[in-house]
RNA sequence: CCCUCGAAAGGGCAAACCCGUCGCGAGGCGGGGGCGCAAAGCCAACGGACCUCUCCGAGGUGGCCGGGCUGCCGAA
Numbered sequence: 001c002c003c004u005c006g007a008a009a010g011g012g013c014a015a016a017c018c019c020g021u022c023g024c025g026a027g028g029c030g031g032g033g034g035c036g037c038a039a040a041g042c043c044a045a046c047g048g049a050c051c052u053c054u055c056c057g058a059g060g061u062g063g064c065c066g067g068g069c070u071g072c073c074g075a076a
């Protein structure tokens, strides 16, 4: 220095729910709020799964799973 792993430290994100707002909807965004998360950062134009609809096509979920890319710290 790198890989694996995940103690500590500094921190980070933000479930349900509530309010506002956009959307036919699944849902998205902002504020509050914390269930949790070592990638709960990004990719839906990688595969699967599930959900929605103005349904045979279009859309949504990355905090459903697999996968890819990137990243803070440095104990055993």
Base pairs, nucleotide, nucleotide: 006073012037013036017032018031019030020029021028022027035063041069042068043067046066047065048064049061050060051059052058053057
Background:
The RNA shown here (c-di-GMP-I riboswitch aptamer) has 76 nucleotides and comes from Candidatus Acetothermia bacterium JdFR-50. Rfam family: c-di-GMP-I riboswitch aptamer. From the family's description: GEMM was predicted in a large-scale screen for bacterial structured RNA regulatory elements.